[in-house]
Formats: sequence, C1' cells, structure tokens
RNA sequence: CAGAAAGCCGCGUGAGAGUCCGCCCUACCGGCGGACGCCGAAGGGGCAAGGCGCGCGAGCGCCGAAACUCUCAGGCCAACGGAACGCGGCCCGACG
Repeated sequence: CAGAAAGCCGCGUGAGAGUCCGCCCUACCGGCGGACGCCGAAGGGGCAAGGCGCGCGAGCGCCGAAACUCUCAGGCCAACGGAACGCGGCCCGACG
C1' cells in the first nucleotide's frame, strides 16, 4: 500500500403454530386465570462422522455441527420479537 474472516451498529426482507371456558372491562382483535392442543427461526439441551484418552480385548470415557432433534425457555390476529440473508457504516488488521 492493500483490506480477508470474525465482531458491533443502522436500514431492508423475514416463516411457523389456538380453540374453548371463567372473571374484569362500556366495548374490543384488550387484560387476568384455567383446560386441552399446537409451533420452532431469540436463547438453551441432545448427537453423526471424526478426534483424543483408557483397556490385552469385547469395549468404556471425553470432545464433537446443523435449518436435524427436544421443547426447558419463548411463541401461537396484528404490533413487538425473530434465525438467516442483503446493503451501508464502524472496529480489527489475515494472506500478499
């Protein structure tokens, strides 16, 4: 000189899944509580290949990803939130 990845911020896009009952409220697509049911894309848990260690050995233990899986948490009009992606900025400073 150049400016990779990661990270942070802003903007945009952004899925899924609900009924019933009781009470409150002037009323409502509102609030609270309950019953049964459902969703996965905040967060969290689980593991395959593989790796490491132990054991003569069969084998055992540890590590180990996801949009898979569980549904603890969260959610089930809209809004909010929302993984991920795109654009811009910041930070950092890899290879050269």
Molecule: Glycine riboswitch aptamer
Organism: Actinomycetota bacterium